[in-house]
RNA sequence: GAAGUCGGUCAGGCAGCCGCCGCGUGCAGUGCACGGGGAGGAAAGUCCGGGCUCCGCAGAGCAGGAUGCCGGCUAACGGCCGGGCACCGCGAGGUGACGGAAAGUGCAACAGAGAGCAGACCGCCGAUGGCUCGCCGGGAAACCGGCGGGAUCAGGCAAGGGUGAAACGGUGGGGUAAGAGCCCACCGCGGACGUGGUAACACGGACGGCACGGCAAACCCCAUCCGGAGCAAGGCCAAAUAGGGAAGCAUCAGGCGUGGCUCGCGCCGCUUCCGGGUAGGCUGCUUGAGCGCGUCGGCGACGGCGCGCCUAGAGGAAUGGCUGUCCACGACAGAACCCGGCUUAUCGACCGGCUUCCCCC
RNA sequence: GGUGAUGUAGCUCAGACGGUUAGAGCGACGGAUUCAUAACCCGUAGGUCGGCAGUUCGAUUCUGCCCAUCACCA
Numbered sequence: 001g002a003a004g005u006c007g008g009u010c011a012g013g014c015a016g017c018c019g020c021c022g023c024g025u026g027c028a029g030u031g032c033a034c035g036g037g038g039a040g041g042a043a044a045g046u047c048c049g050g051g052c053u054c055c056g057c058a059g060a061g062c063a064g065g066a067u068g069c070c071g072g073c074u075a076a077c078g079g080c081c082g083g084g085c086a087c088c089g090c091g092a093g094g095u096g097a098c099g100g101a102a103a104g105u106g107c108a109a110c111a112g113a114g115a116g117c118a119g120a121c122c123g124c125c126g127a128u129g130g131c132u133c134g135c136c137g138g139g140a141a142a143c144c145g146g147c148g149g150g151a152u153c154a155g156g157c158a159a160g161g162g163u164g165a166a167a168c169g170g171u172g173g174g175g176u177a178a179g180a181g182c183c184c185a186c187c188g189c190g191g192a193c194g195u196g197g198u199a200a201c202a203c204g205g206a207c208g209g210c211a212c213g214g215c216a217a218a219c220c221c222c223a224u225c226c227g228g229a230g231c232a233a234g235g236c237c238a239a240a241u242a243g244g245g246a247a248g249c250a251u252c253a254g255g256c257g258u259g260g261c262u263c264g265c266g267c268c269g270c271u272u273c274c275g276g277g278u279a280g281g282c283u284g285c286u287u288g289a290g291c292g293c294g295u296c297g298g299c300g301a302c303g304g305c306g307c308g309c310c311u312a313g314a315g316g317a318a319u320g321g322c323u324g325u326c327c328a329c330g331a332c333a334g335a336a337c338c339c340g341g342c343u344u345a346u347c348g349a350c351c352g353g354c355u356u357c358c359c360c361c
Numbered sequence: 362g363g364u365g366a367u368g369u370a371g372c373u374c375a376g377a378c379g380g381u382u383a384g385a386g387c388g389a390c391g392g393a394u395u396c397a398u399a400a401c402c403c404g405u406a407g408g409u410c411g412g413c414a415g416u417u418c419g420a421u422u423c424u425g426c427c428c429a430u431c432a433c434c435a
Stems, first nucleotide, its partner, number of pairs: 001357010012326007020038002023035005040332001044343002047341005052230004059263004064226005069083005084098001085096004099221002104219002106215002121161002123157003128154003131150008169187006188210001189208002193204004234283004244274006254268004290309008362434007371387004380418001389405004411427005
């Protein structure tokens, strides 16, 4: 100097004028004056977890759903932190839906001999028995015995080749008729033992020829967790109408009771359709598992202590316009009960740690 | 703001707990029939299975995220 990787901060600021919303004070009336305040890192998607509200004497079980290495943080989580293992990367780092395939069932089309107590297409052997040729010995011959060769049948093989995404552990050697964990060495695998570690796991030597591989984002098994509905929840006030009409079920067993089924418990009516009234005001509504600074503990997420701060509450939905200046010259984009996360969209500016490459001294 | 569904041929819809062919009706085109048209009959074409990643040997189907449309609460 270049390239990369990880983490953090900011999101226009300041001033003036007019306009909008809310709060406080004063005066008073449907307002005026003064003072402070007024959208985000994602406010988004509504994907998770809660706080809060209501239902249910609020219970239990089944079905169903979610998560899935180990240990921590947290109110909780499918989040975050640290560690382990696997894979990617020269590296700093990144990703992981990461429990179980001897509990059982299932799938692998096509190709291929054969796709998991498998298998012979090409191929290798053919020692043993059969066929054939030569030589030797015996024999009158038929034939018998021995040695050597040839092609194969019966038979043997699953090492080599082919098919396929994947072929019944891999490499090397021995052995064999040819081969095969058949045997051996190493690697892989297995359970036990020892060491380190809270653990996942790692290492070590010995033993065992070794369970028949893959897929569980296949059904499933194992471990842990899970009532439902949601501020449009709910509460209060005011007002109005028709406590109306019809049909069905049922009252010793039926119906209803905040997901389904069963039991339990509670209530005595329940279900459907037609028709009518009101959908107005107040509240819930912002002080929070809150934020900032310092310090202590911790690798860290985070927690304790001390001090300081109050920071939008609209209600058909409040932030706009103009001017000046600084500058990073502005993208993605606007709260609707409130938080902790995840994911997605994004113009830029700054700071720091680490890695690799090149050049010079 | 909250909750719940859908996406397959030009249109309306099926679709098998993953592999064999992506199908039906209407429509379009062609043929046959008819004096001509319609009806009826036969045939043909027409498909990124909303998009992108992931699992798997293989995904319209399984999983995650994104997009669009619709419905309900009020």